The RNA shown here (SAM riboswitch aptamer (S box leader)) has 98 nucleotides and comes from Flavobacteriales bacterium UBA4011. It was read from a public genome assembly, where an Rfam model found it. Rfam family: SAM riboswitch aptamer (S box leader). Gene Ontology term of the family: regulation of gene expression. The prediction has a mean pLDDT of 84. NCBI's taxonomy places the organism under Bacteria, Pseudomonadati, Bacteroidota, Flavobacteriia, Flavobacteriales.
RNA sequence: AACUUAUAAAGAAAGGUGGAGGGACAGGCCCAACGAAACCUUGGCAACCAGCAGAUAGCAAAGGUGCCAAUUCCGAUCCGAGAGGAUAGAGAUAAGUU
Numbered sequence: 001a002a003c004u005u006a007u008a009a010a011g012a013a014a015g016g017u018g019g020a021g022g023g024a025c026a027g028g029c030c031c032a033a034c035g036a037a038a039c040c041u042u043g044g045c046a047a048c049c050a051g052c053a054g055a056u057a058g059c060a061a062a063g064g065u066g067c068c069a070a071u072u073c074c075g076a077u078c079c080g081a082g083a084g085g086a087u088a089g090a091g092a093u094a095a096g097u098u
Stems, first nucleotide, its partner, number of pairs: 001098007013042005021031003027074002043068003048064002051059002072090001076087004
């Protein structure tokens, strides 16, 4: 990097450095000098792998990852008067394969 499978309406931030961007992607709509990204420290959430147990239910959180604005912020198609619902695509994360 590609492929396969699984998951997503829940949950979880303070400080330091930094100094204008950020939310993957057109557009929208948001966040940001009451301080963006990034990095560091500490903390937390979750429970995919690993662990324990076993009935694919469960337990736990020391290990490997992940995550800590907004449904994966909305986004395409279909249904619906609307609120909204269903499905897909893409991306993300995990585990596995090449």